[in-house]
Annotation:
A computed fold for a 75-nucleotide RNA from Arthrobacter sp. H20, annotated as c-di-GMP-I-GGC riboswitch aptamer. The organism belongs to Arthrobacter, within Bacteria. Model confidence (mean pLDDT): 91 of 100. The sequence was found by an Rfam model in a public genome assembly.
RNA sequence: GUCGACAAGGGCAAACCCGGUGUGAGCCGGGGACGCAAAGCCACGGAACCCACGGGGUCAGCCGGGCCACCGAAC
Numbered sequence: 001g002u003c004g005a006c007a008a009g010g011g012c013a014a015a016c017c018c019g020g021u022g023u024g025a026g027c028c029g030g031g032g033a034c035g036c037a038a039a040g041c042c043a044c045g046g047a048a049c050c051c052a053c054g055g056g057g058u059c060a061g062c063c064g065g066g067c068c069a070c071c072g073a074a075c
Base pairs, nucleotide, nucleotide: 003072004071011036012035016031017030018029019028020027021026034061040067041066042065044064045063046062048058049057050056051055
């Protein structure tokens, strides 16, 4: 460096429920865990989704890309 172990210590949190917020997709907080080795961050390309549709927005837990990062068995 690649890689990702029945390793160590930790981390995140789908559905669903409650509260708040937004026209909406959705987002935020609490509970809750299906999963995740970048499920950390970024809408740059594509997909999907929404709307007050010449346009604007959502989604990073759909794929690709960029940036950053803990641990260290095997390779």